[in-house]
RNA sequence: GGAGUCGGCCGGGCGGCCGCGGCCGGGCGACCGGUCGAGGAAAGUCCGGACUCCACAGGGCAGGGUGCUGGGUAACGCCCAGGCGGGGCGACCCGCGGACAGUGCCACAGAGAACGACCGCCCACCGCCGAUGACGGCUCGCCGCCGAGGCAGGGGCAAGGGUGAAACGGUGAGGUAAGAGCUCACCAGCGGCCGGGCGACCGGCCGGCUCGGCAAACCCCACCCGGAGCAAGGCCAAGCAGGGAGCGGGCUGCCCGCCCGAUGCUCCCGGGUCGGCCGCACGAGGGCCGCGGCGACGCGGCUCCCAGAUGGAUGGCCGCCCCUCGCCCCCGAACGGGGACGGGGACAGAAUCCGGCUUACAGGCCGGCUCCUCCG
Numbered sequence: 001g002g003a004g005u006c007g008g009c010c011g012g013g014c015g016g017c018c019g020c021g022g023c024c025g026g027g028c029g030a031c032c033g034g035u036c037g038a039g040g041a042a043a044g045u046c047c048g049g050a051c052u053c054c055a056c057a058g059g060g061c062a063g064g065g066u067g068c069u070g071g072g073u074a075a076c077g078c079c080c081a082g083g084c085g086g087g088g089c090g091a092c093c094c095g096c097g098g099a100c101a102g103u104g105c106c107a108c109a110g111a112g113a114a115c116g117a118c119c120g121c122c123c124a125c126c127g128c129c130g131a132u133g134a135c136g137g138c139u140c141g142c143c144g145c146c147g148a149g150g151c152a153g154g155g156g157c158a159a160g161g162g163u164g165a166a167a168c169g170g171u172g173a174g175g176u177a178a179g180a181g182c183u184c185a186c187c188a189g190c191g192g193c194c195g196g197g198c199g200a201c202c203g204g205c206c207g208g209c210u211c212g213g214c215a216a217a218c219c220c221c222a223c224c225c226g227g228a229g230c231a232a233g234g235c236c237a238a239g240c241a242g243g244g245a246g247c248g249g250g251c252u253g254c255c256c257g258c259c260c261g262a263u264g265c266u267c268c269c270g271g272g273u274c275g276g277c278c279g280c281a282c283g284a285g286g287g288c289c290g291c292g293g294c295g296a297c298g299c300g301g302c303u304c305c306c307a308g309a310u311g312g313a314u315g316g317c318c319g320c321c322c323c324u325c326g327c328c329c330c331c332g333a334a335c336g337g338g339g340a341c342g343g344g345g346a347c348a349g350a351a352u353c354c355g356g357c358u359u360a361c362a363g364g365c366c367g368g369c370u371c372c373u374c375c376g
Base pairs, nucleotide, nucleotide: 001372002371003370004369005368006367007366008365009364010363012321013320014319015318016317017316018315020037021036022035023034024033025032026031039347043358044357046356047355048354049353050352051229052228053227054226063225064224065223066222067221068082069081070080071079072078083096084095085094086093087092097220098219102218103217104214105213106212118161119160120157121156122155123154126153127151128150129149136146137145138144169187170186171185172184173183174182188210190207191206192205193204194203195202196201233278234277235276236275242269243268244267245266246265248260249259250258251257285304286303287302288301289300290299291298292297322345323344324343325342326341328339329338330337331336
């Protein structure tokens, strides 16, 4: 210098004018002043929790979710560290329970998809033919010549070919009629023992010789899970309708009691609509420092207060600067530098809050590491 990989961060700045919302002050209103006013994702609403109401003795079934191991956390499908497998020269990236508990599936092709023989190889064994010459060869063919085995009905084999995403351990040697873990060596896999590790797992030795894949098919194992959600939920409470009491009327001469009251008046009651208030902004909170831990993270000290709307505020214009693009001009031999004009500067926007994941994003900054090349 080039190529790459991982992580963190910013995501316009200053000033002026106008405008919007919350809070505070000016006694209320109006108005004025002060102060605060979106994000790394506020998004998707995918996962987990806080909070609220409802349900609930305990256990089980059903249903759903998660899935290597250990740890972190309020919790998680998140994060950290590790293990194994795969990819990459490498930094690094991706994946993860069980297929000897059982059931099921494996399209097309192919003989066979979990058990098989299409081509092929072989003739030890059974059978048949053969010196009365088979089979085969020479020869266009017959004749003739050569001379001892041959055929594959039957049987053996699974090495090779072929099909397929996948074919019954791999390579080599021995062995055999031909073959084959049939035998042997190494490797892979399986089982046992010993050692290391909390564990996933790793290393060594021994043994018998071989076992297909799919669980985002049912299933098995382990662990977790009650439901609904801030339109949760609570408080206050017009108007209208309703109910009760009294006043009124009737049954009565009176009291109690009962009945009626369409309307009116007075007082009250509970539920509750419009509406208002709370929930609701101090929190698993931010910053700095110290300590413990490989790390995620935890503990302690100091310090800060940081949106709260409810038709829903957080915006617009101008000037200067910054970044970038285009064109033009000037300086310069060139690399390059300076100036003028014009264009562009993303994705997106709170609505109960918090922890994650995922997705979107103009442009830019910083750091760790890897590979290649050059110079000293």